[in-house]
RNA sequence: UGCUGUUCUCAGGGCGGGGUGCAAUUCCCCACCGGCGGUUACAGCCCGCGAGCGGCCCGUACGAUGUAAUGUACGGGUGUCAGCAGAUCCGGUGAAAGUCCGGGGCCGACGGUCAUAGUCCGGAUGAGAGAGAGCAGCG
Numbered sequence: 001u002g003c004u005g006u007u008c009u010c011a012g013g014g015c016g017g018g019g020u021g022c023a024a025u026u027c028c029c030c031a032c033c034g035g036c037g038g039u040u041a042c043a044g045c046c047c048g049c050g051a052g053c054g055g056c057c058c059g060u061a062c063g064a065u066g067u068a069a070u071g072u073a074c075g076g077g078u079g080u081c082a083g084c085a086g087a088u089c090c091g092g093u094g095a096a097a098g099u100c101c102g103g104g105g106c107c108g109a110c111g112g113u114c115a116u117a118g119u120c121c122g123g124a125u126g127a128g129a130g131a132g133a134g135c136a137g138c139g
Base pairs, nucleotide, nucleotide: 001139002138003137004136005135006134007133008132009131010130016030017029018028019027031119032118033108034107035049036048037047038046044106045105052084053083054081055078056077057076058075059074060073061072062071088104089103090102091101092100110122111121112120
């Protein structure tokens, strides 16, 4: 220093002010936030990945029925499942930047809610891209 195995730890931020209203941190004006790996150089919006929802498969319960299919609810599995799934331009510096500096834009799962949520509550004391450390073996 590399590879393999194994154990452990860590691993997401943000509504402050005003307006309308019976009611809004959900609408309107202003404000605020940005996971992980990669990329000649630092990235929410370049290329990928992750959680969530959906799809597909399986199981259980209920309802229906013809012992069925379809349906509803819950649970489990699956990413070679091209779904939801997103969003960036201009100028400058430089060998090199859609990543830096200046300016102007844009984007943001699902369920809940007296009223529509990136920021509140919930699944979640969860899961996880990955990051770090210990130990063992081999080179």

Source information:
FMN riboswitch aptamer (RFN element) from Pseudooctadecabacter jejudonensis, 139 nucleotides, folded computationally. The source organism's lineage runs through Bacteria, Pseudomonadati, Pseudomonadota, Paracoccaceae and Pseudooctadecabacter. Rfam family: FMN riboswitch aptamer (RFN element). Gene Ontology term of the family: FMN binding.